[in-house]
Notes: Bacterial small signal recognition particle RNA from Desulfuromonas sp., 98 nucleotides, folded computationally. Taxonomically the source falls in Desulfuromonas (Bacteria, Pseudomonadati, Thermodesulfobacteriota, Desulfuromonadales). It matches the Rfam family "Bacterial small signal recognition particle RNA". About the family: The signal recognition particle (SRP) is a universally conserved ribonucleoprotein involved in the co-translational targeting of proteins to membranes. Its mean pLDDT, the model's own confidence on a scale to 100, is 76. It was read from a public genome assembly, where an Rfam model found it.
RNA sequence: AGCCGGGUCCCGUGCAAUGGGAGGCCGCCAACCCCGUCAGACCCGGAAGGGAGCAGCGGUAACGGUUAUUCCGUGUGCCGCGGGAGUGCCUGGCUGUC
Repeated sequence: AGCCGGGUCCCGUGCAAUGGGAGGCCGCCAACCCCGUCAGACCCGGAAGGGAGCAGCGGUAACGGUUAUUCCGUGUGCCGCGGGAGUGCCUGGCUGUC
């Protein structure tokens, strides 16, 4: 100096990490302004029966934890795969010359 290859650059994609939402599980769980059932007591009725409904009980919302599930995202990685660009930088191999 030349040739070949790889990286750096761009795009797509996958994986991991991570943030948030949803779902599952557990805990907890509303004096009243959630639901159901409503003892006692109360109201209506001649009666049968009906009504509203506190406490209690049950269930939930909310809240907290967890999750090998799911959705969305990320300039977290420079991890994998494919394609592209290539003037510049880095690097490996081969050849030639000084």